Annotation
The part of an RNA shown here (small-subunit ribosomal RNA, 3' major domain) has 480 nucleotides and comes from a metagenome. Its Rfam family is "Bacterial small subunit ribosomal RNA".

Context: one part of a larger RNA
RNA sequence: UGACGGGGGCCCGCACAAGCGGUGGAGCAUGUGUGUUUAAUUCGAUUCAACGCGAAGAACCUUACCUGGGCUUGAACUGUAGUUGCCCACUCCAGAGAUGGAGCUUUUCCAGCAAUGGAACAACUAUAGAGGUGCUGCAUGGCUGUCGUCAGCUCGUGUCGUGAGAUGUUGGGUUAAGUCCCGCAACGAGCGCAACCCUUAUUACUAGUUGCCAGCGCGUUAUGGCGGGGACUCUAGUGAGACUGCCCGGGUUAACCGGGAGGAAGGUGGGGAUGACGUCAAGUCCUCAUGGCCCUUAUGUCCAGGGCUACACACGUGCUACAAUGGGUGGUACAAAGCGCAGCUACAUCGCAAGAUGAUGCGAAUCGCUAAAACCAUUCUCAGUUCGGAUUGUAGUCUGCAACUCGACUGCAUGAAGUUGGAAUCGCUAGUAAUCGCGGAUCAGCAUGCCGCGGUGAAUACGUUCCCGGGCCUUGUACA
Numbered sequence: 001u002g003a004c005g006g007g008g009g010c011c012c013g014c015a016c017a018a019g020c021g022g023u024g025g026a027g028c029a030u031g032u033g034u035g036u037u038u039a040a041u042u043c044g045a046u047u048c049a050a051c052g053c054g055a056a057g058a059a060c061c062u063u064a065c066c067u068g069g070g071c072u073u074g075a076a077c078u079g080u081a082g083u084u085g086c087c088c089a090c091u092c093c094a095g096a097g098a099u100g101g102a103g104c105u106u107u108u109c110c111a112g113c114a115a116u117g118g119a120a121c122a123a124c125u126a127u128a129g130a131g132g133u134g135c136u137g138c139a140u141g142g143c144u145g146u147c148g149u150c151a152g153c154u155c156g157u158g159u160c161g162u163g164a165g166a167u168g169u170u171g172g173g174u175u176a177a178g179u180c181c182c183g184c185a186a187c188g189a190g191c192g193c194a195a196c197c198c199u200u201a202u203u204a205c206u207a208g209u210u211g212c213c214a215g216c217g218c219g220u221u222a223u224g225g226c227g228g229g230g231a232c233u234c235u236a237g238u239g240a241g242a243c244u245g246c247c248c249g250g251g252u253u254a255a256c257c258g259g260g261a262g263g264a265a266g267g268u269g270g271g272g273a274u275g276a277c278g279u280c281a282a283g284u285c286c287u288c289a290u291g292g293c294c295c296u297u298a299u300g301u302c303c304a305g306g307g308c309u310a311c312a313c314a315c316g317u318g319c320u321a322c323a324a325u326g327g328g329u330g331g332u333a334c335a336a337a338g339c340g341c342a343g344c345u346a347c348a349u350c351g352c353a354a355g356a357u358g359a360u361g362c363g364a365a366u367c368g369c370u371a372a373a374a375c376c377a378u379u380c381u382c383a384g385u386u387c388g389g390a391u392u393g394u395a396g397u398c399u400g401c402a403a404c405u406c407g408a409c410u411g412c413a414u415g416a417a418g419u420u421g422g423a424a425u426c427g428c429u430a431g432u433a434a435u436c437g438c439g440g441a442u443c444a445g446c447a448u449g450c451c452g453c454g455g456u457g458a459a460u461a462c463g464u465u466c467c468c469g470g471g472c473c474u475u476g477u478a479c480a
Stems, first nucleotide, its partner, number of pairs: 001480002003477003007474007015464002019428005026320011043054002065306007077129009090103005107120005131295002134293003140289002142284003145280001147278001152191006158167003171182003197272004202240007212229002216227003243266001246260005322421001326380006338369003343362002347358004387418001392413007434456007
C1' cells in the first nucleotide's frame, strides 16, 4: 500500500421489512447430472456468472458420433510439368447409395494457304502445397460473461517522507453520481458520472397518398364506395417546450433540500443504447483467426442406415391444472407491433374438424394474415364434478423422396395424478406485478422456448435492528 475481520462509523440497492404472485407437492414439456444401456448414445458450458445455455428450430440433410460400403493430389482451392479433347446433360444396366460399366455427345479463340504452333477451358497422370469440428482457451488474437451503470480508477507539476509511498481523491455539507459547494500544500488534467444519440408523453408549422371524413353533393339494404375537402385522426420531417427558469421557507449570502404556481410533462419526466482502471490463468482453438504438437491409403473425404429422442433416479427452468372472480353454449365489441410472391390469401363450395377444391386482391399506410380476456344472455351448484386433461385405442389431415425408430394437428372413444403443495426459495415499487391474446426470427414441417407488441390492470413501502451484495472513512492483523 492492499486484502481480510462473526471490529467501528456513515450511506446505498426489491437487500430486508410491508405487500402481490409464484417455485418446492401433481401431470406434461425442456435442459442437465449420476448410473446403466448401447456399435454410437458427438462435443462444449458446472456457485452467483452451467443446467428452455452454444442450438433463431437433430426424421434425411444438419452431424461433429457409430456400423457398413467406397476414394487417396483427394469433396473445395493454388502452382509447375506432361498427355488428351473433352466436359456437362440425357438414356440403360449393376448397386442401399456413393460409385462403376455401356450408349449418346465430340470445345472455343488467335496466327497461318496448309502442315502446324500458341492461348483459354476441361479431364487425366505426376509433384509441391491440401485437408483435419484432432489436442492445448494454462501459448494467443478477437468476442463475451461477471463484480456493475457500482462511482470509482489514474496522471503531470509541486510539496512531504531515507524509502516503499503519501498528498491531490482526506475534512464539513450535498447528490443518483469523485454531482456540486465550502475549506485545505496543493494546483491542474485524463478515463469514467452527467449531457450530446434513439424512443415515448404535449404542441406549432410544412406535406396530404395508399391514410382521414367535419361541412357540401352523388350513390348504396349497408360500407370514405364516389366527386370533393385538409378541419380532425394519423403518417413523417423541421421546430417549440423543462432550465430548479419563477415564488415562499430552510440552509453558511453556497451547493442543495422542502412546499407552491404555471404547465401535457417538474426537479435525471418514463424507457433504451452507452459498461472506466481492473478482477475471476472466468468462457470460447466446435463462429472466425492463430503459435506449437499430432494424423496424412487417414484423426482427411464421399455415401446408406442408425444414433444425438435409450431408461432408472435426482436437480434446474417452464406449461397446464386442482375450479364458481370458474367450466360449457350462444350473441356482440375494441389493439399495437410485425410479416407476406417457391408468399399472405379475401370470398364461395365441400368436410363435425384438422383441412381440401375453385377463385380473388396484394411485392402492400391500398390486399391479406387479424385478436383474446372483457361485456350480454343462458346452463352447471361444490362433486374428483359439465373441474382437470395425462395416458391409451382407433379413424383421419398436412408438410416432405421419406413421418417405423422420431413430426405437428383433427375427430370419436378412454378419462390418470391433482382438492393449493414440508423444510426451503424466486420475481416485482406503476401502466409495474398479475392476467389476456397477437406477431416475428429460425423454418418444407415442427415452440409450453426466445425476442417483441398491445388489451385489462392492482396491493404495499412504518422503517434500516437484522440477512445478502456494494461504496467511503477509520481501526486490528503472525496474510501478500